The RNA shown here (small-subunit ribosomal RNA) has 1380 nucleotides and comes from an uncultured bacterium.
RNA sequence: AGAGUUUGAUCCUGGCUCAGAACGAACGCUGGCGGCGUGCUUAACACAUGCAAGUCGAGCGGAGUUUAAAGGGAGCUUGCUUCAUUUAAACUUAGCGGCGGACGGGUGAGUAACGCAUAGGCAACCUGCCCUAUACACUGGGAUAACAGAGGGAAACUUUUGCUAAUACCGGAUAUGACCACACUAAGGCAUCUUAGAGGGGUGAAAGGGUUUACUGGUAUAGGAGGGGCUUAUGUCCUAUUAGCUAGUUGGUAGUGUAACGGACUACCAAGGCGACGAUAGGUAGCCGAUCUGAGAGGAUAAUCGGCCACAUUGGAACUGAGACACGGUCCAAACUCCUACGGGAGGCAGCAGUGGGGAAUAUUGGGCAAUGGAGGAAACUCUGACCCAGCAACGCCGCGUGAAUGAUGAAGGUCUUCGGAUUGUAAAGUUCUGUGAUGGAGGACGAACACAAUGACGGUACUCCAAGAGGAAGCCCCGGCUAACUACGUGCCAGCAGCCGCGGUAAUACGUAGGGGGCAAGCGUUGUCCGGAAUGACUGGGCGUAAAGGGAGCGUAGGCGGUUAAUUAAGUUAGAAGUGUAAUCCCAAGGCUUAACCAUGGAAUUGCUUCUAAAACUAAUUGACUAGAGUGCAGGAGAGGUAAGCGGAAUUCCUAGUGUAGCGGUGGAAUGCGUAGAUAUUAGGAGGAACACCAGAGGCGAAGGCGGCUUGCUGGACUGUAACUGACGCUGAGGCUCGAAAGCGUGGGGAGCAAACAGGAUUAGAUACCCUGGUAGUCCACGCGGUAAACGAUGGAUACUAGAUGUAGAUGGUAUUGAUUCCAUCUGUAUCGCAGUUAACACAAUAAGUAUCCCGCCUGGGGAGUACGGCCGCAAGGUUGAAACUCAAAGGAAUUGACGGGUACCCGCACAAGCAGCGGAGCAUGUGGUUUAAUUCGACGCAACGCGAAAAACCUUACCAAGACUUGACAUGCAUAUGAAGUUAGUAGAAAUAUUAACGUCUUCGGACAUAUGUGCAGGUGGUGCAUGGUUGUCGUCAGCUCGUGUCGUGAGAUGUUGGGUUAAGUCCCGCAACGAGCGCAACCCUUAUGGAUAGUUGCUAAUAUUCAGUUAAGAACUCUAUUCAGACUGCCGUGGAUAACACGGAGGAAGGUGGGGAUGACGUCAAAUCAUCAUGCCCCUUACGUCUUGGGCUACACACGUGCUACAAUGGCUACUACAAAGAGAUGCAAGAUAGCAAUAUGGAGCUAAUCUCAAAAAAGUAGUCUCAGUUCGGAUUGUGGGCUGCAACCCGCCCACAUGAAGUUGGAGUUGCUAGUAAUCCCGAAUCAGAAUGUCGGGGUGAAUGCGUUCCCGGGUAUUGCACUCACCGCCCGUCA
Repeated sequence: AGAGUUUGAUCCUGGCUCAGAACGAACGCUGGCGGCGUGCUUAACACAUGCAAGUCGAGCGGAGUUUAAAGGGAGCUUGCUUCAUUUAAACUUAGCGGCGGACGGGUGAGUAACGCAUAGGCAACCUGCCCUAUACACUGGGAUAACAGAGGGAAACUUUUGCUAAUACCGGAUAUGACCACACUAAGGCAUCUUAGAGGGGUGAAAGGGUUUACUGGUAUAGGAGGGGCUUAUGUCCUAUUAGCUAGUUGGUAGUGUAACGGACUACCAAGGCGACGAUAGGUAGCCGAUCUGAGAGGAUAAUCGGCCACAUUGGAACUGAGACACGGUCCAAACUCCUACGGGAGGCAGCAGUGGGGAAUAUUGGGCAAUGGAGGAAACUCUGACCCAGCAACGCCGCGUGAAUGAUGAAGGUCUUCGGAUUGUAAAGUUCUGUGAUGGAGGACGAACACAAUGACGGUACUCCAAGAGGAAGCCCCGGCUAACUACGUGCCAGCAGCCGCGGUAAUACGUAGGGGGCAAGCGUUGUCCGGAAUGACUGGGCGUAAAGGGAGCGUAGGCGGUUAAUUAAGUUAGAAGUGUAAUCCCAAGGCUUAACCAUGGAAUUGCUUCUAAAACUAAUUGACUAGAGUGCAGGAGAGGUAAGCGGAAUUCCUAGUGUAGCGGUGGAAUGCGUAGAUAUUAGGAGGAACACCAGAGGCGAAGGCGGCUUGCUGGACUGUAACUGACGCUGAGGCUCGAAAGCGUGGGGAGCAAACAGGAUUAGAUACCCUGGUAGUCCACGCGGUAAACGAUGGAUACUAGAUGUAGAUGGUAUUGAUUCCAUCUGUAUCGCAGUUAACACAAUAAGUAUCCCGCCUGGGGAGUACGGCCGCAAGGUUGAAACUCAAAGGAAUUGACGGGUACCCGCACAAGCAGCGGAGCAUGUGGUUUAAUUCGACGCAACGCGAAAAACCUUACCAAGACUUGACAUGCAUAUGAAGUUAGUAGAAAUAUUAACGUCUUCGGACAUAUGUGCAGGUGGUGCAUGGUUGUCGUCAGCUCGUGUCGUGAGAUGUUGGGUUAAGUCCCGCAACGAGCGCAACCCUUAUGGAUAGUUGCUAAUAUUCAGUUAAGAACUCUAUUCAGACUGCCGUGGAUAACACGGAGGAAGGUGGGGAUGACGUCAAAUCAUCAUGCCCCUUACGUCUUGGGCUACACACGUGCUACAAUGGCUACUACAAAGAGAUGCAAGAUAGCAAUAUGGAGCUAAUCUCAAAAAAGUAGUCUCAGUUCGGAUUGUGGGCUGCAACCCGCCCACAUGAAGUUGGAGUUGCUAGUAAUCCCGAAUCAGAAUGUCGGGGUGAAUGCGUUCCCGGGUAUUGCACUCACCGCCCGUCA
């Protein structure tokens, strides 16, 4: 000293939370010792028992005990015993008497008060014991307890008779001085008065005791010390949702009463007194020194210690006394408890212990008067639960210990692990030591002060010495961030954690456990409370345009603040001095306990209050002066300023009359409505109400609300000019008063238009709305009420200062001019831009949100709530003032990046439009859903799943089902042991796997190899998780984007660059620009196709020459073609447009022209997109099974729904016959020619070919000729029957093909929807991969070969800029209400 938490990120505002310190604490776990402290915070609840206040015989009379002596009596042992009396001594003490029980000790209920604190006053007072001084103590008297007797009562206690004493009580005398009244002098003071001196008058004292010596006690007076009483000023909690309170109340006079003043009390008189500077009322509370915290200012607290107060079961009262209205006194009342013979009595722990109760919670019915202090006493001494000690409690503070040194093979064990190791860890063990403390023994205090002597509860304690032995002595919390400290396992939004943020849904450093680590330590955590952090109530030290917050506006009271100058005063202010501010505490210094805590001494401090002195700048006060503030006067012009009355025209509506005829009106489109009883339209006349077009303007006026036709009357304010007058008269303004839009309320008018409510028509899923037709309050006037608005500039008023620029309104002056509305200057308004400055930013910026001063109002997290209750106002509606419980960790402001918008602008795309052909209807094929099933294996699900994985399910595949089998296993590898087999052929059982029989049956360099069997490590899994992953892929999208470095701007997130003007298919290029460059994308480089050249000519080609049925063979190298390489196209050239650029358009040349056509190529990223079943892989799961083998079945099911295709519905056609023209491919377990057989599928057979050579191979549509003639057909071919063929162990479930026969639906397809811009669509065939066989699918190839494109309004998708936003999981968002 700060930190966490609002957001995708940022800055701010703002709350919540944490880290610190403290405690009379409590709870959890743990616990060795000592010192010093502390210990009912709750029930001022109730209390058993014991103790806590007595003492004095030197005040008094008795009584008792003991001893001695004397004489007497009795007994006799003749000097002893005993009895009574007297005297003396010692001791005890019930009573009378004295002093003390008013101190000490406890508690905090009450009290908001002179209760407390600080400082004063008493000229208005008291004071026992103590100290000092002076004086005195003479003389008498009568009683009464005790005691004795007689009674009453259960008891407590009490009645009566008699006797007696005093330092008990009473009378008389004396009176220095005291008190009272009178009058005198002097001095002083504060009004009454006080002090001193002298005068005469009146009033009132006493007590003795002891010893023989000092003393002590008594009375009066005065003084002192200490104590108390009263009184004054100031300070002393919350609530105004408590605003008025008061009748002894306030004062006076006269009394009473008191120690004393006083309405303290009484009588009379007056009507005062207190209060917004908070009276009264309500709530709460003992106050202070101090304690805790804080940098301080402050805030909180009121245990222990000290001062004051109050109280003593509750309430009241007095007595005694120096002192009480009395904790352990009295009386009365009440409640409670106890005793009782029922008549009556007794009691008061908030003293010390202790008990019950309450409570989270707080101790022993201890020892001693040795010390300190107190009461009594002459003293000895007695008493003292005050006090000193001990006991209990980690309750707090402080100190000490639980060992020290050495010790690596870094032991064992634990934990983790990448299996190598790491860590626990010098830690342990081991070795060498020490003895604090604990234990045993020996010695042994200070505290003791008295002249000496005696006297110690603590205590045989502290302390000292000796002995032996590491022995008996460590826990608690935490480890996601804040906040120091990390891994494993378990758990699986469960159990749980949590101070805030938040963890936990199968890989949790956040739960639980373990290992390790961090912190503190005889404690550690938790809970509670208070201060701090919090500048989050801001005096120090905050704010109010948008975050909470400026009153709707003005006038003005109290109050606050206030111009220039001079003098005086000294209240504030400043300085000095004095007094006080108890002690303790805090701080400093030095000291005593071994140290510390603790204690003692001194200092400082106690920031305060009081008094005195001084100063006079500032504030204040008084007096005087001034004119710059303010106001008045005079002269002007401007204005929807206010109010009252009158007047005007346009328009709407209505009425009357005319013309006129079928509609009008209204809407997005309609309908309700009006109209043949004559509307709308139009003409004329009339009625009535309301509002004032143009002028008109971010113009004017007003305090705000607000004010708009014209004229007149009355009237307020501002401005300009002038400088005659006043002389600070000013600013602000709590309460108060006034004004205050619209709606609303009351009474009475008025009512044309408009128009809540209401009615009807539409819209809609609904439509209590938006739209339409009507329509009442109301809107208007007069008089009242109401008092609120986003009453906004969301910005209170006043004054001063601080760059400018440009408009506009009013006034004045100047200059120029013939002429100023125009140019210049000043003042006052109003508006825009802008510097400094301010601001969180946006923004404000002389009309401040800048710099300052003064005054007022208001704010203190969000919700609850401007709600409830109460008060005030109102006719009501309602207004104003204005909470709490509870709940959340946010709510909010400004700005940023994105995404989004049924926002805007621009651009692109078969996106729409223009076209062509389809799909959707039929039959079939195929995939999917669903259903079914023993199983119908699994995956893929909008675009971007559905002829997809699958470029081929009869077995196999195969993952599914049924049945039968195996268990180191179908497959891999290591080790150990055993055997020589394994295997092949044939047979038997079986559905097969498999089992079994027979025959045959290893190599070797002797080490072994190989194979099998057994055992053990392990194999195996198409089991789960694509939301744990790698890799791969789809998609936006071949869209033109996505970023970085440096610089600059911004507090920052970020921006700039990448935006802008053009252009492009393109972030393509050009220009501009606080940007300059760069990267990934675009383009190009690659392949193919279109042209040509060169080279090469076989298996390809054939112009010329021969030749043949035939490029068949010679021959040729020209052509085609093949293959390699090169060239070619670059807006290069010309013109026009354009900024002279980029580029666009047109043209030339060219095979090709503006990326020539096509392909490959897919930026940063998005979708937790797809795939664990291609593969790989973490974790989890199965292990005689979720592994493996076999046979059969299934993946091919079938009411149905969807997707993708094929074939059609026919004449641009079908059928028959004839006849042309391709390209690209494939071929050795292969393609297979010619030939032969068959209607055909195909078979027989095999030439050729490892391929520019041979084969598949026939291209088909097209063409020519014929036929069919619009029909369910010579269209269409489904379905079915029969007979064949092919592949294959095997075509039943479940293949393909051929022939004959059969001949279904279907006559161009609803809503809707798909593809395509040129060699494209459409149409026609050909081939290949997979493959034993099995394409309408897929991938390729060529043949024929169109139509349309105005254009970008709209639909969809995308890009860029901008704007709004409460979204950022980003509109499939967020969010409101109701119900459960």

Rfam family: Bacterial small subunit ribosomal RNA. Gene Ontology terms of the family: structural constituent of ribosome and ribosome. The coordinates come from a structure-prediction model, not an experiment, and the mean pLDDT is 84.